[in-house]
């Protein structure tokens, strides 16, 4: 130096519930709580895919992202530890 993630150790991250807050919604934020799981559970809505439809359409069913999910897959970009 590489990087197989199955060795050791450091460290990290937080599903869920509660409260409050923003939102029309789906979700987000912070604050407690805990510990579902994560080796990219970090970053980016490019690609796909779910999710919601306030606006807008339609006589109604419905349709519709420009709203959302990176903890749904791919993808780019970065990275901690690391035996043999």
């Nucleotide at each position: 130096g590489c990087a197989a993630g199955u060795c050791a150790a450091a460290g990290g991250c937080a599903a869920g519930c509660c409260a409050c807050u923003u939102g029309a919604a789906a979700a987000a934020g912070u604050a407690g709580u805990c510990a579902c799981g994560c080796a990219a559970a970090g970053u980016u809505a490019c690609a796909g895919a779910u999710c919601u439809a306030a606006g807008g359409g339609g006589a109604a069913a419905c349709c519709u992202a420009u709203g959302a999910u990176g903890g749904c897959u791919g993808a780019a970009c970065u990275a901690c530890c690391a035996a043999a």